[in-house]
RNA sequence: GAAGUAGGCAAGACAAUCGCUGCCGUAACGGGAGAGGAAAGUCCGGGCUCCACAGGGCAUGACGCUGGUUAACGACCAGCGGGGGCGACCCCAGGGAAAGUGCCACAGAGAGCAAUACGCCUAUUUCGAUAGGUAAGGGUGAAAGGGUGAGGUAAGAGCUCACCGGAGCUGGUGGUGACAUCUGCUCCCGGUAAACCCCGUCAGGAGCAAGGCCAAAUAGGGAGGCGCUUAGGUGGCCCGCCUAGUCUCCGGGUUGGCUGCUUGAAGCUACUGGCAACAGUAGCUCUAGAUGAAUGAUUGUCACCUGUUAGUGGUAACACAACACAGGGACAGAACCCGGCUUAUAGCCUACUUCCACC
Numbered sequence: 001g002a003a004g005u006a007g008g009c010a011a012g013a014c015a016a017u018c019g020c021u022g023c024c025g026u027a028a029c030g031g032g033a034g035a036g037g038a039a040a041g042u043c044c045g046g047g048c049u050c051c052a053c054a055g056g057g058c059a060u061g062a063c064g065c066u067g068g069u070u071a072a073c074g075a076c077c078a079g080c081g082g083g084g085g086c087g088a089c090c091c092c093a094g095g096g097a098a099a100g101u102g103c104c105a106c107a108g109a110g111a112g113c114a115a116u117a118c119g120c121c122u123a124u125u126u127c128g129a130u131a132g133g134u135a136a137g138g139g140u141g142a143a144a145g146g147g148u149g150a151g152g153u154a155a156g157a158g159c160u161c162a163c164c165g166g167a168g169c170u171g172g173u174g175g176u177g178a179c180a181u182c183u184g185c186u187c188c189c190g191g192u193a194a195a196c197c198c199c200g201u202c203a204g205g206a207g208c209a210a211g212g213c214c215a216a217a218u219a220g221g222g223a224g225g226c227g228c229u230u231a232g233g234u235g236g237c238c239c240g241c242c243u244a245g246u247c248u249c250c251g252g253g254u255u256g257g258c259u260g261c262u263u264g265a266a267g268c269u270a271c272u273g274g275c276a277a278c279a280g281u282a283g284c285u286c287u288a289g290a291u292g293a294a295u296g297a298u299u300g301u302c303a304c305c306u307g308u309u310a311g312u313g314g315u316a317a318c319a320c321a322a323c324a325c326a327g328g329g330a331c332a333g334a335a336c337c338c339g340g341c342u343u344a345u346a347g348c349c350u351a352c353u354u355c356c357a358c359c
Stems, first nucleotide, its partner, number of pairs: 001355009012302007020034002023031003036331001040342002043340005048207004055239004060203005065079005080094001081092004095198002100196002102192003118137001119134006146164006165188005171182004211259004221250006230244005266285008304328005311320003
């Protein structure tokens, strides 16, 4: 100088004056508290509430290497395998292509039951070509019947051999395992499944506008259909189960209050265990609960950031920078709660690591 990884802060703290909401206090007035790292998205997972079946099957959807953490997850941690980078590190929608189907544009002769246009070799020849052999050479392409060498052949070819490469299988060693490694044997049998599909695992639905209570008011209204061999409920379908009523249309009343509503899979600190995610033990703390929607404004001091700047270092570029002055920041506002993920974001700080140059 350039990079990589992890974490933190978020124009804060204190004081005064005024203002707002809720809680506590016999309440005159005091005391205490009061919006974020994402509160956003509503993408996952749950807690909780309700639905008389949530049981079985099909369908549908999600996930997909191994081990662990968690209430759970498609999350997180550690590893294995593959890929990228000089490196620290980063990325992966990571089971199966010899179960089947589909696709691989263009170019090219030919893109998988795969191929022969050029070329090479042999024979014939009317010298134009014809027939046969070949897949080693060249061309096209992202990809063209594993690679190098030798022998062999009319010319070639795993046709044969040696050494490699890849796929698979048995056995040994290490590992909880995914796998790694060694030996032996077989084969040379494109790619693609965030294409259909196959295999394995998981999944009841709806949601705080859930739900419960109180008060009040109206028209215990009207019409029609089906009704136990039927109808309705159970996300879709079937079986099963439950109920005896249920469905459609027209019309009227209520739109109020309380609760759910914040003590939690809670937070912080220390120790122990673990590589870690995290778990256990002990101690301390209580940190919004609004309901057309409170959490604000002003002043002062200090802190923080940015700019100017005496000056210092330096050949220079530039770096640091006292006092003072000026300015002051983005994304953005809780609404039942929690664990994640994703997205937006002015700027500052801390720690460790890698590479390069110089001394």
Molecule: Bacterial RNase P class A
Organism: Trichlorobacter sp.